[in-house]
RNA sequence: AUGGUUGUAAUUUAAAGGUAAAAUGUCGAACUGUGGAUUCGAAGACUAUAGGUUCGAAUCCUAUCAAUCAUC
Numbered sequence: 001a002u003g004g005u006u007g008u009a010a011u012u013u014a015a016a017g018g019u020a021a022a023a024u025g026u027c028g029a030a031c032u033g034u035g036g037a038u039u040c041g042a043a044g045a046c047u048a049u050a051g052g053u054u055c056g057a058a059u060c061c062u063a064u065c066a067a068u069c070a071u072c
Base pairs, nucleotide, nucleotide: 001071002070003069004068005067006066007065010024011023012022013021018055026042027041028040029039030038048064049063050062051061052060
């Protein structure tokens, strides 16, 4: 430099065009002599960024950025 793949919550993953879901973790409560385990509840992502298509976009298209792989 060219081409491919990926980018969603603190972490790991779902969602195949119609109000973004779960597990772990975090916080609170119950239980316990204390802790852990267990149970209940809560907070937390407008989906890498900017545009486009559409009544409607995490999803389709374009560009950019980042990570990674291959070739040179």
The prediction has a mean pLDDT of 81.
Transfer RNA from Candidatus Vidania fulgoroideorum, 72 nucleotides, folded computationally.
NCBI's taxonomy places the organism under Bacteria, Pseudomonadati, Pseudomonadota, Betaproteobacteria, Candidatus Vidania.
The sequence is in RNAcentral, with records from ENA.